[in-house]
Context: one part of a larger RNA
RNA sequence: UGACGGGGGCCCGCACAAGCGGUGGAGCAUGUGGAUUAAUUCGAUGAUACGCGAGGAACCUUACCUGGGCUUAAAUGGUAAUUGACCGUCGCCGAAAGGUGUCUUUCUUUUAGACAAUUAUCAAGGUGCUGCAUGGCUGUCGUCAGCUCGUGCCGUGAGGUGUUGGGUUAAGUCCCGCAACGAGCGCAACCCCUUUCUCUAGUUGCCAGCACAUAAUGGUGGGGACUUUAGAGAUACUGCCUACGUAAGUAGUGAGGAAGGUAGGGACGACGUCAAGUCAUCAUGGCCCUUACGUCCAGGGCUUCACACGUGCUACAAUGGAUGGUACAAAGAGCAGCCACUUGGUAACAAGGAGCAAAUCUCAAAAAGCCAUUCUCAGUUCGGAUUGAGGUCUGCAACUCGACCUCAUGAAGCUGGAAUCGCUAGUAAUCGCAAAUCAGCAAUGUUGCGGUGAAUACGUUCCCGGGCCUU
Repeated sequence: UGACGGGGGCCCGCACAAGCGGUGGAGCAUGUGGAUUAAUUCGAUGAUACGCGAGGAACCUUACCUGGGCUUAAAUGGUAAUUGACCGUCGCCGAAAGGUGUCUUUCUUUUAGACAAUUAUCAAGGUGCUGCAUGGCUGUCGUCAGCUCGUGCCGUGAGGUGUUGGGUUAAGUCCCGCAACGAGCGCAACCCCUUUCUCUAGUUGCCAGCACAUAAUGGUGGGGACUUUAGAGAUACUGCCUACGUAAGUAGUGAGGAAGGUAGGGACGACGUCAAGUCAUCAUGGCCCUUACGUCCAGGGCUUCACACGUGCUACAAUGGAUGGUACAAAGAGCAGCCACUUGGUAACAAGGAGCAAAUCUCAAAAAGCCAUUCUCAGUUCGGAUUGAGGUCUGCAACUCGACCUCAUGAAGCUGGAAUCGCUAGUAAUCGCAAAUCAGCAAUGUUGCGGUGAAUACGUUCCCGGGCCUU
C1' cells in the first nucleotide's frame, strides 16, 4: 500500500422481509454425469457448465467406428520432360469410391508457340497436441462507481495528498470546506425505439362530406379532413409556485401538461480480476503425422439405458373439460416461394387453379374473451403417456432414426419432503401469433410480437453480494 475479520460506522441491490407464480413428487421433451459400446466425435463443469457451441445429427452435416480405395493428393502456382490429348460415350468388376478396357481425338503465323493432360520436383493437407506460448472474440465481478495522471506540497523511503471531511445524488452527481490546483478513462448526455403535437407528402393505405354501382364490400369517380405511413421539427429543463436549506438539492393528491423529476425500454461495460472460456469460427508460435493423425466412399454411430442431476412442456381439473355461435391485435415471411377459391377425402392431404417479388395478393383462423348448451366432483366427458391398426407428406432413401392424420388403447398423476428459483407495473401470471435455421423435422428450444392483466414493499435486525470511511 492492499487484502481479510463470526471489528466498528454509513449506504445500496428482488439481498432479506411483504406478496404472486413456480422447481423439488408424476409422464414426456431436452442437455449433462455415469454405465454400455466397434464407435457412442469434440469442447463447456460452483456462482460465470448442463434446451450451452448446435439459429435444425435419416444420407450429407461428421470431426467418431467398421470395411473398401487413393498417394503431389480436393484446389492453385513455378520449373523440367513427354504426349496430343483431356473431358466425354459405351462395356466389365464393384455397396460406392475406385479400378480396367473400348470408341473418339485441339488450334495457330508450324525447327516454334498457345492450350490441355501425364510424369518428376518445389510449394500441400491435418476438427492432431499445447487457450499454461498467443492474437481476436466472449463470460463474470458489474451498468458496480469507481480507476488514474501532470505539476505542486508532505515523507529518508515505500508512499501520501488531490480522491479524505460536512451535505446531496442513481452516480468520484453536484455544492461547501480543505496544500492543493487542474486533467484523463468511466457516470450522465450526444444515438435508436415507444409515448404527445406540428409541418411536408397522399399510393398499394384512409373515407368525413358529394355522387355512382352492388345481394354485399373504399367496389368506382373523387377527396387529404381523420386513421395511418415516413421524413423534418417541437416538447420536460426542478423551468414556475409553496415549504425547508448558505448552496447543491429535497418534499408537495401543487399548477400547467400527452408525458414530471433519469418519462419507459435498447445500444453502450472504466483500470482491472478469475494463467476464467475458446488452437473445433478464424488467425497464429512451437511440437507432432506425411502410401497417413492426409483424403475419397458405403454402412453404422453421435438417437444406447439398472441409474443420478439440471432446464422445460403437459397435467392432476368446475376460475374447468366438450360442442356450437360470435368479437378484437401487433410484428414478421413469401417465386425451386406464399397459396385465395373450387372439387375429392372424417382428416393429414391430393387434383385443378386465380393473385402476388407484395401498405395491393397470400400465409391468416389470432387465442384467451363473450353468448348459449352439456358434464356435477368421479381417476371422471379430468389427464394424456404407452401400444395396435390404417394412412398422408418430404426426400435417392424414413429399418436402425422423421413429422403429421384417423380409429382403437387409456399408464402415472388428486397440488408434490428437506430444500430452492423468478418477479416491483403494462411487471409477474396467463393467452395466442410470427421468424431464423430448414427438402422434411424430433421446436415443448431460441429470438421477437402483441392480447388480458394483478398482489405486495412495515422496514433494513438477519442471509447473500457490493461501495465509502475507519481499526
The part of an RNA shown here (small-subunit ribosomal RNA, 3' major domain) has 471 nucleotides and comes from an uncultured Sphingobacteriia bacterium. Its mean pLDDT, the model's own confidence on a scale to 100, is 83.